The RNA shown here (transfer RNA) has 73 nucleotides and comes from Candidatus Desantisbacteria bacterium CG2_30_40_21. NCBI's taxonomy places the organism under Bacteria, Bacteria candidate phyla, Candidatus Desantisiibacteriota. It matches the Rfam family "tRNA". Rfam classes the family as a transfer RNA.
[in-house]
RNA sequence: GGGGGAUUAGCUCAGGUGGUAGAGCGACUGCUUCGCAUGUAGUAGGUCAGGGGUUCGAGUCCCCUAUCCUCCA
Numbered sequence: 001g002g003g004g005g006a007u008u009a010g011c012u013c014a015g016g017u018g019g020u021a022g023a024g025c026g027a028c029u030g031c032u033u034c035g036c037a038u039g040u041a042g043u044a045g046g047u048c049a050g051g052g053g054u055u056c057g058a059g060u061c062c063c064c065u066a067u068c069c070u071c072c073a
Base pairs, nucleotide, nucleotide: 001072002071003070004069005068006067007066010025011024012023013022019056027043028042029041030040031039049065050064051063052062053061
């Protein structure tokens, strides 16, 4: 320098064919206990890396940028 891949909740990761985003763990609250743990019910938590484009509509398609991984030279 060139090719490929990844970026989504605090962490690890899902999200056929575009239709206003979920799980597990963690956190918090109630119940359970003398108390803790466990169990159980629930709640909060997301500018979908950033910008632009296409579209009635983009996490999803296209382009650019950033960071990381990998391959070739």